[in-house]
Context: one part of a larger RNA
RNA sequence: GGAUGAACGCUAGCAAAAUGCCUAACACAUGCAAGUCGAACGAAUCUUGCGUCGUAGCAAUACGUAGUAAGAUUAGUGGCAAACGAGCGAGUAACGCGUGCUUAACCUACCCCAAAGAUGGGUAUAACUGCAGAGAUGUAGCUAAUCCCCAAUAUGCUCACGAUGGUGAAAUUCCAAUGUGAGGAAAGAUUUAUCGCUUUGGGAGGGGGGUGCGUCCUAUCAGGUAGUUGGUAAGGUAAUGGCUUACCAAGCCUAUGACGGGUAACCGGCCUGAGAUGAUGAACGGUCGCGAUGGGACUGAGAUACGGCCCAUACUCCUACGGGAGGCAGCAGUGGGGAAUCUUGCACAAUGGAGGAAACUCUGAUGCAGCGACGCCGCGUGAAUGAUGAAGGUCUUCGGAUCGUAAAAUUCUGUCCUAGGGGACGAUAAUGACGGUACCCUAGGAGGAAGCCCCGGCUAACUAUGUGCCAGCAGCCGCGGUAAUACAUAGGGGGCAAGCGUUGUCC
Numbered sequence: 001g002g003a004u005g006a007a008c009g010c011u012a013g014c015a016a017a018a019u020g021c022c023u024a025a026c027a028c029a030u031g032c033a034a035g036u037c038g039a040a041c042g043a044a045u046c047u048u049g050c051g052u053c054g055u056a057g058c059a060a061u062a063c064g065u066a067g068u069a070a071g072a073u074u075a076g077u078g079g080c081a082a083a084c085g086a087g088c089g090a091g092u093a094a095c096g097c098g099u100g101c102u103u104a105a106c107c108u109a110c111c112c113c114a115a116a117g118a119u120g121g122g123u124a125u126a127a128c129u130g131c132a133g134a135g136a137u138g139u140a141g142c143u144a145a146u147c148c149c150c151a152a153u154a155u156g157c158u159c160a161c162g163a164u165g166g167u168g169a170a171a172u173u174c175c176a177a178u179g180u181g182a183g184g185a186a187a188g189a190u191u192u193a194u195c196g197c198u199u200u201g202g203g204a205g206g207g208g209g210g211u212g213c214g215u216c217c218u219a220u221c222a223g224g225u226a227g228u229u230g231g232u233a234a235g236g237u238a239a240u241g242g243c244u245u246a247c248c249a250a251g252c253c254u255a256u257g258a259c260g261g262g263u264a265a266c267c268g269g270c271c272u273g274a275g276a277u278g279a280u281g282a283a284c285g286g287u288c289g290c291g292a293u294g295g296g297a298c299u300g301a302g303a304u305a306c307g308g309c310c311c312a313u314a315c316u317c318c319u320a321c322g323g324g325a326g327g328c329a330g331c332a333g334u335g336g337g338g339a340a341u342c343u344u345g346c347a348c349a350a351u352g353g354a355g356g357a358a359a360c361u362c363u364g365a366u367g368c369a370g371c372g373a374c375g376c377c378g379c380g381u382g383a384a385u386g387a388u389g390a391a392g393g394u395c396u397u398c399g400g401a402u403c404g405u406a407a408a409a410u411u412c413u414g415u416c417c418u419a420g421g422g423g424a425c426g427a428u429a430a431u432g433a434c435g436g437u438a439c440c441c442u443a444g445g446a447g448g449a450a451g452c453c454c455c456g457g458c459u460a461a462c463u464a465u466g467u468g469c470c471a472g473c474a475g476c477c478g479c480g481g482u483a484a485u486a487c488a489u490a491g492g493g494g495g496c497a498a499g500c501g502u503u504g505u506c507c
Stems, first nucleotide, its partner, number of pairs: 001507004006503005013379002019372002021337001026335003030332003035080003040077002043074008053064004087290003096215008106207003111203007119151004128141005157183005164176003188195002216262003223253003228250008265287004269280001271278001292313005315326004343369001345368003351365001352363004382412004392403004416448001417444006426434001451496005456477003462491005472479002
């Protein structure tokens, strides 16, 4: 000098676009953050129409009611989603990450393309009703389905056995055609337009595994290792493998730093620098890990699952004392810690996501608004003329010098501002939170808008008074003990400017 997620002191007019718990991965009141589908299903409730019967009435009609049609709503069963999106960086020195290669060892819901199909039958269970219970819930009985189960069929498919060809470095394993045997599917809905269902092949996008190289400090850590290293067999997995188990062998790693200890998420990037390098990993984007702490599996195409389940632990809450409930490192917000970091806001209008045939519903993702000079960029705080060089301040050699065209005064301007009027783009026929915002027009009036640090040298900028090694200053050298350009105040001057200075950290 540059930089900063900064903090502190003094000061403060506006706008745009950014950014804001770096500390306690400390504890959390309250609200919201993941639902949706009635065109899968039974049921209940409500509304309207038709209508049976009964009661009242002379009648019209009114009330109650079996049934039926249409519409609406929903607790439950069922489907899809909830594994995304959002947060945080505790752990991890590791194939975790980065980059290249590989899978002849793999998976893939929804979506797209193609081929083939959907036949027949069955019994459960929630809701509901009864009983028990403070409740969570338990128990007995009834019922539906795109819930569950059985059988049939099998172009492909799977398994076993047999033989042929191809690709390739390599084929019992992949591809092609082929023989025998065995096995395995399906679901309907409706407004009749479609949407779904099953099997198989391919694609796209996504993921799993392996591997070369790279990835901090420490030797005041030198030896480490028994599932350890390898083999055989089996199990397990979508899949390879000590991944697991049994048996057999005794290996494997290590001064090219094993093992141990400390620290740390990694990268694209960001900062600095002429570069090499150094430092860093906030925001934005990619990957990984985590969800009070530790462990476990279930469901599912996918999780060992932040707003799912089970167990244990600590903490908090409810209880009729028998037993139950909870997890903000989602968005706001609270306490605490700290030098320090925001609103318990508006909207689904846009973009995107989930469900749905759709209408639409949900969405603290997102779009916006609010707060903070925290940083960056831009604008303003007036312009021109104006010498009796006014008054006043300061200094003075008492002549004057200086603040100084500065002010006053005169003539103007209207950025920002205030008031009134119009009023968007973003949306495409409709739909706008932002927002009566941006922007435009008219009127008003210089009015409402300048500070901070420094002036001994480094380092741009000097005098007076006070003080008297005191009070104080200070980044370094050093100032102050009676003429202090170094302390304090004043005048003047220098620098930067809605900021200025100090402190911390990096180059």
This is a predicted structure of a 507-nucleotide part of an RNA (small-subunit ribosomal RNA, 5' domain) from an uncultured bacterium. Its mean pLDDT, the model's own confidence on a scale to 100, is 82. Rfam family: Bacterial small subunit ribosomal RNA.